The RNA shown here (transfer RNA) has 86 nucleotides and comes from a marine sediment metagenome.
The RNAcentral record of the sequence draws on MGnify.
The coordinates come from a structure-prediction model, not an experiment, and the mean pLDDT is 80.
Its Rfam family is "tRNA". It is annotated as a transfer RNA. The family has 954 seed sequences and 5,335,975 matches in Rfam 15.1.

Parts: sequence; structure tokens; C1' cells
RNA sequence: GGAGAGGUGUCCGAGCGGCUGAAGGAGCACGCCUGGAGAGCGUGUGUAUCCUCUGGGUACCGUGGGUUCAAAUCCCACCCUCUCCG
Repeated sequence: GGAGAGGUGUCCGAGCGGCUGAAGGAGCACGCCUGGAGAGCGUGUGUAUCCUCUGGGUACCGUGGGUUCAAAUCCCACCCUCUCCG
């Protein structure tokens, strides 16, 4: 230099136009269970910002553009990781 695969919440990871801030798991918090703990079970749990704040709105899927009524999902450029070729 060329080709391919990938980048999603604290972590792993599904999702490949609308039902989706986004399944499921781990972790964490609280509760149940127990003599106590572990295991198990239940509920909750992203970040930022705004508001009339028990609640609600908006934005964010590597970064920046584009297509579309609508984009994590399609297109373009770039960044990063892995594999292969030279």
C1' cells in the first nucleotide's frame, strides 16, 4: 500500500429502516430466602442537558457529512482494533 471483519450502555453482546435508549447476560443497588453467608428468586439500574421536577422533554450507537417523512440499521469520507495479502 491492497482486501476482509469489527467499533452499540460500566463490561460482554443482540438488533441491519418505523414497534428500540435499544433484547439478553455480567456487574451494581435494594428486597425475599438463610442461624449467617453463598447459590437461587424478585424489583431497579446508561450518559449529558433542560423543565412547571414522586414526574417529564431533548440529544447521544467510533467521528463528520449525506439519503429518507423516518437511520444504530442505507451511502460517502475519516479515525481506531483484529485478520490476511504484498